[in-house]
RNA sequence: GGCGGUGUAGCUCAGCUGAUAGAGCAAUCGGUUCAUACCCGAUCGGUCGGUGGUUUAAAUCCACUCGCCGCCA
Numbered sequence: 001g002g003c004g005g006u007g008u009a010g011c012u013c014a015g016c017u018g019a020u021a022g023a024g025c026a027a028u029c030g031g032u033u034c035a036u037a038c039c040c041g042a043u044c045g046g047u048c049g050g051u052g053g054u055u056u057a058a059a060u061c062c063a064c065u066c067g068c069c070g071c072c073a
Base pairs, nucleotide, nucleotide: 001072002071003070004069005068006067007066010025011024012023013022019056027043028042029041030040031039049065050064051063052062053061
């Protein structure tokens, strides 16, 4: 330099075909217990890497760009 993959909550990831952003774990609070843990419930937590475009509507489609991983040279 060329090609491909990937980026979404603190962490691991889902979200196909454009139409309310989700799960598990973690954290906080509560229940349970003599107490702790397990277990159960609730709550909190996101400008979906960035910028622009298409669209009534974009995490999703398009362009550029940044980070990471791989292959080729």

A computed fold for a 73-nucleotide RNA from a Candidatus Omnitrophota bacterium, annotated as transfer RNA.
Its mean pLDDT, the model's own confidence on a scale to 100, is 82.
It matches the Rfam family "tRNA". Its family is annotated with triplet codon-amino acid adaptor activity in the Gene Ontology.